[in-house]
RNA sequence: UAAUGUAAAAAGCAAAAUUAGCGAAAGCUAGUGACGCAAAGCUAUAGGGCCUUCCGAAAAGGAUGGUAGCCAGUUGCCGUU
Numbered sequence: 001u002a003a004u005g006u007a008a009a010a011a012g013c014a015a016a017a018u019u020a021g022c023g024a025a026a027g028c029u030a031g032u033g034a035c036g037c038a039a040a041g042c043u044a045u046a047g048g049g050c051c052u053u054c055c056g057a058a059a060a061g062g063a064u065g066g067u068a069g070c071c072a073g074u075u076g077c078c079g080u081u
Stems, first nucleotide, its partner, number of pairs: 002081004012037002017032006035069001041074003047071002049067003053063003
């Protein structure tokens, strides 16, 4: 440096549910909680998919907001080859 993740070691994160709050909604924030995660670190203006709301007779399409624990881009611990 590249590929890789079987046990380790040192760390870490936090699903559902629930309490309080924000939001029209999808969803988000904090607490409790722990389903799980080799990136469940970061990125929504690299790209795709999906979800919300509005426009459109409808479809196509357009606009707005969201989702990274959907795929993905990118950075990284330890070990092995």